[in-house]
RNA sequence: GAAGCCAGCCAGACCGUCGCUGCCGGUCCGCGGCGCAAGCCGCGGGCGGGGAGAGGAAAGUCCGGGCUCCGCAGAGCAGGAUGCCGGGUAACGCCCGGCCGCUAUAAGUCGCCGCUAGCGCGGCCGACGAAGGCGAGGAACAGGGCCACAGAGACGAGUCGCCCCCGGUCGCACGGGAGCGGGUGAAACGCGGCAACCUCCAUCCGGAGCAACACCAAGUAAGCGGACGACGACGCUGCUCGCCGAGUCCGCGGGUAGGUGGCUUGAGCGCGGCGGAAACGCCGCGCCUAGAGGAAUGACGGCCAUAGCGCACUCUCGGGUGCGCCGUAACAGAACCCGGCUUACCGGCUGACUUCGCCA
RNA sequence: CUCGCUGUAGCGCAGCGGAGAGCGCGCCUCGUUCGGGACGAGGAGACCGAGGGUUCGAUUCCUUCCGGCGAGACCA
Numbered sequence: 001g002a003a004g005c006c007a008g009c010c011a012g013a014c015c016g017u018c019g020c021u022g023c024c025g026g027u028c029c030g031c032g033g034c035g036c037a038a039g040c041c042g043c044g045g046g047c048g049g050g051g052a053g054a055g056g057a058a059a060g061u062c063c064g065g066g067c068u069c070c071g072c073a074g075a076g077c078a079g080g081a082u083g084c085c086g087g088g089u090a091a092c093g094c095c096c097g098g099c100c101g102c103u104a105u106a107a108g109u110c111g112c113c114g115c116u117a118g119c120g121c122g123g124c125c126g127a128c129g130a131a132g133g134c135g136a137g138g139a140a141c142a143g144g145g146c147c148a149c150a151g152a153g154a155c156g157a158g159u160c161g162c163c164c165c166c167g168g169u170c171g172c173a174c175g176g177g178a179g180c181g182g183g184u185g186a187a188a189c190g191c192g193g194c195a196a197c198c199u200c201c202a203u204c205c206g207g208a209g210c211a212a213c214a215c216c217a218a219g220u221a222a223g224c225g226g227a228c229g230a231c232g233a234c235g236c237u238g239c240u241c242g243c244c245g246a247g248u249c250c251g252c253g254g255g256u257a258g259g260u261g262g263c264u265u266g267a268g269c270g271c272g273g274c275g276g277a278a279a280c281g282c283c284g285c286g287c288c289u290a291g292a293g294g295a296a297u298g299a300c301g302g303c304c305a306u307a308g309c310g311c312a313c314u315c316u317c318g319g320g321u322g323c324g325c326c327g328u329a330a331c332a333g334a335a336c337c338c339g340g341c342u343u344a345c346c347g348g349c350u351g352a353c354u355u356c357g358c359c360a
Numbered sequence: 361c362u363c364g365c366u367g368u369a370g371c372g373c374a375g376c377g378g379a380g381a382g383c384g385c386g387c388c389u390c391g392u393u394c395g396g397g398a399c400g401a402g403g404a405g406a407c408c409g410a411g412g413g414u415u416c417g418a419u420u421c422c423u424u425c426c427g428g429c430g431a432g433a434c435c436a
Stems, first nucleotide, its partner, number of pairs: 001356004006351005012304001014302005020053002023050002026047009055331001059342002062340005067209004079205005084098005099137001100135004108128004112123004138200002143198002145194003155190001160181003164177004213261004223252006232244001234242002254435003268287008305328001308325007361432007370385004378416001387403005409425005
C1' cells in the first nucleotide's frame, strides 16, 4: 500500500427572517378575594423578552427490571422459562473471556488436463487452506414414545454371505457357540439416533399493567339475566334436596367522555484518574438534556462541506484534479421510565486482526 | 398505548414429523338439451404468508420479520 473481515463513532455545519409546543420573568387591561389605604394574592386576556425542544434505531413489543395496584404465614403442586465453564449486572434468554463442535472462502500450496524440445504458460475441477461466521452446547446406563423409504435386521428380536468349533448325519441338510465381511441407510447391535417429543436433573418466576393507580368535577335509572350466598323462613318428621332471601361479582341497559397528580434527577450524561485481559466497577470534578396529551420539534433565503450528474485534463487504469449543474439527499417521529435483543438504513470517519506486495 | 387470535387452490375450511397436501362451492373441457339450468364423465388450479434453524426428513416443532382481525376508558 491492496484485499478481506470485525468493532466503535457520526447521522449535515453556520448565519438571517418568520412560525409551532411547554417553562420562567416583565408590562398593560378586565374580574374576584383580603385590606382604612398604599398594595398583595388568584383567574382570564393582550403586548414584548429570555431559555429549551426526537433517535440510533424513538420501530417490532421479543426478553429483563424499576414503579403502581391486587393477592400473599411458609413451603409445595400445577404452569412457564433457562441450560458447556468462569465472570459482569438491578436483572436477563443480554454482555465479556475461555473450552469444544460445525462451517465458508481469498491469497497461496498440492493435484488433474491442454500447449511446449525444455524452462514455463493457460485452463479447470478436486483437495488443503487465515482473520472470520454459526452453535436452544445439561442428561439418551431413570422411564415412556418415534425412527417413513431402503435394508436380512431400526433396538423387539435375531442373521444376507463366508470361515472355525461342538452336536447331528453315511455325507449334506439342520441346531448351538464364536469370529469376519458385503450391501442398505441419517443411524446396523455399539449402552444406535431424536430431548426446538414427553420426561429427568439444576436454577429462576405470585398476577396485572401508566387505559397501572390516586384525587376533583359533571351526569344517570330504575330494571333484566347469570354465578356465589352468612343467618333465617318455606316445601318437610330428620338428613339429603329444592326454593325464597340481605349482600358481593359479572354481563345487558344508563350516564360522562372534562381536569389534576403519577411525569421525568435518572441503574443519568461528559471529562480525568485508578482497578481489571475484557465486559464492567470505584473515586474526583463538572452539567441538567422534550415532557406534550390526537400529540409541538417546522418553513424560506444565503453560504459551505458530502452524495449524484455532465465536460475537460491526467495517469500507476483503480482512480485523482479542475469547472459547471442539482440543491440536502438513507431508515425513520418521543407518549411512564430504563437495560438488552431483533429488524430497517444514503453515506462518512477511526481502529484492531488476517493474507499478500514493496522498502529498510 | 397494552394485550389476545390468525394466515393452506378464486372463496369457505380439514390436515399424528414420512400422502402425488385433501373436502365443499366455484373454474375449464366433453356428453345430455332446440338452447340454458340441473345432471353425468374427465381435468386444471397451492411450493401451505416470507426468511432462518432443529431433524435423515417440517404445512406440522422453534425463532425473526410481514399482513389481517378482535378486546381493553371512567362513573353508577
Molecule: RNase P RNA; transfer RNA
Organism: Burkholderiales bacterium